[in-house]
Molecule: Glycine riboswitch aptamer
Organism: uncultured Pseudonocardia sp.
Order: sequence, then C1' cells, then structure tokens
RNA sequence: CAGUGCGGGAGAGUCCCGGUGCACGCCGGGGCGCCGAAGGAGCAACUCCUCCCCGGAAUCUCUCAGGCCCCAGGACCGCGCUGG
Repeated sequence: CAGUGCGGGAGAGUCCCGGUGCACGCCGGGGCGCCGAAGGAGCAACUCCUCCCCGGAAUCUCUCAGGCCCCAGGACCGCGCUGG
C1' cells in the first nucleotide's frame, strides 16, 4: 500500500398518481422537490522541482451515476488476518 472479517458510520419527501389492502404496509409509474460520504468528473490549497512544464492531489465544487421509511449501500475511523 492492497485485499478481507468484525464494529461504529451522516445527509435528503415515503410529497403526488395508480393498483392491492381492514389497517400498518407492499408493488409500479410519472412529476416536482431535495442529499452527497460508493463510483465519476472539474477546479485547486498543497506537494514534486533551482524555476517552469509534466505528475500526484480533498470530506472543496458538479450532481452523470447513486441516494432521500426500513433493509442494503456508505467516504472515513478502530481492531484482527493475509499478501506485496
């Protein structure tokens, strides 16, 4: 540094329509609104260098993707294991 196991892990409507249903809810579709911490893209503090260029570079920006009940996912953090 990479992979993997466990734990922690935020943000934003379950708003409207249809179907089903006693209800909670479930399924599908469209519209509008919204979020950013998978991924992606962009700028760039900074970094490398004598300098310039090239290169690297965010939890910043954009929201293509993704997400807005739960589940799942989830940057990042901690511990363990494996490999280089």